[in-house]
The prediction has a mean pLDDT of 78. This is a predicted structure of a 104-nucleotide RNA (Purine riboswitch aptamer) from Paenibacillus phyllosphaerae. The sequence is in RNAcentral, with records from Rfam. Its Rfam family is "Purine riboswitch aptamer". Its family is annotated with purine nucleobase biosynthetic process in the Gene Ontology. On this family, see Batey et al., Nature 2004: "Structure of a natural guanine-responsive riboswitch complexed with the metabolite hypoxanthine". Rfam describes the family as follows. Riboswitches are metabolite binding domains within certain messenger RNAs that serve as precision sensors for their corresponding targets. Allosteric rearrangement of mRNA structure is mediated by ligand binding, and this results in modulation of gene expression. A class of riboswitches that selectively recognises guanine and becomes saturated at concentrations as low as 5 nM. In Bacillus subtilis, this mRNA motif is located on at least five separate transcriptional units that together encode 17 genes that are mostly involved in purine transport and purine nucleotide biosynthesis. It has also been shown that some members of this family are specific for adenine instead. Its Rfam clan is "Purine riboswitches".
RNA sequence: AAUAUUAAAUUUCAUAGAACUCGUAUAAUCAUGGGGAUAUGGCCCAUAAGUUUCUACCGGAUGACCAAUGCAAUCAUCUGACUAUGAGUGAAGGCGCAUCAGGC
Repeated sequence: AAUAUUAAAUUUCAUAGAACUCGUAUAAUCAUGGGGAUAUGGCCCAUAAGUUUCUACCGGAUGACCAAUGCAAUCAUCUGACUAUGAGUGAAGGCGCAUCAGGC
């Protein structure tokens, strides 16, 4: 605001809903294809897997490795998020009660 009404009520719309902490998921992991860089380098794109899960799948540091100058291939450790969901703290708005102060 509408409907309806003795009334209760029902429906719709508008407005407020910050932030933080913890749990779960996922290991910020991993496979393949295409392209790119080359010891001052080690990335980019796409697809798939992983979650009773949407999304994301990266950044930095340190060390190793590749002596080939390359349509070669990376590895280990540490550290830093987002997203989904649950819980808590809390915020916001509203209501009630009490106390204090002021006014009538």